[in-house]
RNA sequence: GUCCCGGUGGCCUAAUGGAUAAGGUAGCGGAUUCCGGAUCCGCUGAUACGGGUUCAAUUCCUGUCCGGGACGCCA
Numbered sequence: 001g002u003c004c005c006g007g008u009g010g011c012c013u014a015a016u017g018g019a020u021a022a023g024g025u026a027g028c029g030g031a032u033u034c035c036g037g038a039u040c041c042g043c044u045g046a047u048a049c050g051g052g053u054u055c056a057a058u059u060c061c062u063g064u065c066c067g068g069g070a071c072g073c074c075a
Stems, first nucleotide, its partner, number of pairs: 001071007010025004018055001027043005048064005
């Protein structure tokens, strides 16, 4: 340099055109306990950035950025 895959809460992973983005873990509060742990209940918190297609985009197309992987030099 070319090609491929990916970017979703603090972290890990779903949803893959259709209403209010789901789960785990972590955090906070409560119940329980003599206290703590474990357990149970509740709460907070996310679609990398820009543009396009569409009635509707996390999803499709495109540019940029970031991460990972493969290939690699001829004239």
The RNA shown here (transfer RNA) has 75 nucleotides and comes from a Bacillota bacterium. The sequence was found in a public genome assembly. Its Rfam family is "tRNA". Rfam describes the family as follows. Transfer RNA (tRNA) molecules are approximately 80 nucleotides in length.